The RNA shown here (SAM riboswitch aptamer (S box leader)) has 102 nucleotides and comes from a Bacteroidota bacterium. Of the family's consensus pairs, 97% are formed in the model. It was read from a public genome assembly, where an Rfam model found it. Its Rfam family is "SAM riboswitch aptamer (S box leader)". Gene Ontology term of the family: regulation of gene expression. Its mean pLDDT, the model's own confidence on a scale to 100, is 84.
[in-house]
């Protein structure tokens, strides 16, 4: 990289760096940014998918936990976009992350 599965309206920021665009692409919108945005580091958080413990029938789920692996830490995956709907609204499909397989 490719499948396959599950999530994705909640939740978490301070300081230093750097300096000009960022917000996956592409289009419209909208918002953040030289009162320094995005990234990058360093501490601190959150979460609970792996995990741990617990349960148990050598099972499983509720239920607890965060030492370890990953993840996250404006704005719903910021919002529209395909499809069904007057509309609110569901759904799909991309993205994203996790866990498994290759």
């Nucleotide at each position: 990289g490719a499948u396959u599965u599950a999530u994705a309206a909640a939740g978490a920021a301070g300081u230093g760096g750097c300096g000009a665009g960022a917000g996956a692409u592409u289009a419209g919108g909208c918002u953040c940014a030289c009162a320094g945005a995005c990234c990058c580091a360093c501490u601190g958080g959150c979460a609970a998918c792996c995990c741990u413990u617990a349960g148990c029938a050598u099972a499983a789920a509720a239920g607890a936990g965060a030492a370890g692996g990953u993840g996250c830490c404006a704005a719903u995956u910021c919002c529209u976009a395909c499809c069904c709907g007057a509309a609110a609204g569901g759904g799909a499909a991309c993205u994203a992350u996790a866990a498994a397989u290759u």